[in-house]
c-di-GMP-I riboswitch aptamer, 78 nucleotides, folded computationally. The RNAcentral record of the sequence draws on Ribocentre.
RNA sequence: UCCUGAAAUUGCAAACCCGUGACAACACGGCGACGCAAAGCCAGUGCCCGGCGGCAACCGGGUCGUACGGUUUCCGAA
Numbered sequence: 001u002c003c004u005g006a007a008a009u010u011g012c013a014a015a016c017c018c019g020u021g022a023c024a025a026c027a028c029g030g031c032g033a034c035g036c037a038a039a040g041c042c043a044g045u046g047c048c049c050g051g052c053g054g055c056a057a058c059c060g061g062g063u064c065g066u067a068c069g070g071u072u073u074c075c076g077a078a
Base pairs, nucleotide, nucleotide: 011036012035017030018029019028020027021026034065040071041070042069044068045067046063047062048061049060050059051058
C1' cells in the first nucleotide's frame, strides 16, 4: 500500500399501519425497526409503470434497501 473487517463511536431506516400526492410504478410525512460500512451519492445497464404499437422499437415517469456499474467515505483487533 492492497484485500479482508472483530470490537467500539456514530449514522441510516425495511415491512405493516395512518395521512397526502399520482392513471400507475412510486414518492413525501408520521409511527416502527427488518436490517445496513456505504442502506451516502449517481438513473449508465437492468428492473417496474404509463402511452403508442401485431411485435420490436420509440416516448415519458419510477426504482440507488434485488443485482451489475461509477463515485465519495468513519474506526482498525485478527